[in-house]
c-di-GMP-I-GGC riboswitch aptamer from Nitrospiraceae bacterium UBA2194, 85 nucleotides, folded computationally. It was read from a public genome assembly, where an Rfam model found it. The prediction has a mean pLDDT of 75.
RNA sequence: UUCCGAAAAGGUAAACCCCGGGUAACCGGGAGACACAAAGCCACGGAUCCUAUUACAAAUGUUCGGGAUAGCCGGGUUGCCGAAG
Numbered sequence: 001u002u003c004c005g006a007a008a009a010g011g012u013a014a015a016c017c018c019c020g021g022g023u024a025a026c027c028g029g030g031a032g033a034c035a036c037a038a039a040g041c042c043a044c045g046g047a048u049c050c051u052a053u054u055a056c057a058a059a060u061g062u063u064c065g066g067g068a069u070a071g072c073c074g075g076g077u078u079g080c081c082g083a084a085g
Stems, first nucleotide, its partner, number of pairs: 001084003011036002017030005034071001040077003044074003047069005055062002
């Protein structure tokens, strides 16, 4: 410098359950492991989902806006062990 791969060490932690936050999607903590080589980080593009309030509407609806998912995909960025040069 490149690779994220054989091994080992180490790491993360889906669902369910409990507590708390949020209108909600969902998030934090505990417990627990389905899986993961970036399942580290960033909502930039797409996708999916939610939407109290505002606007429109007869409306359970719609647009804009706002938000959630990085464990949906792409992209960006950093990088352990190890391997190769």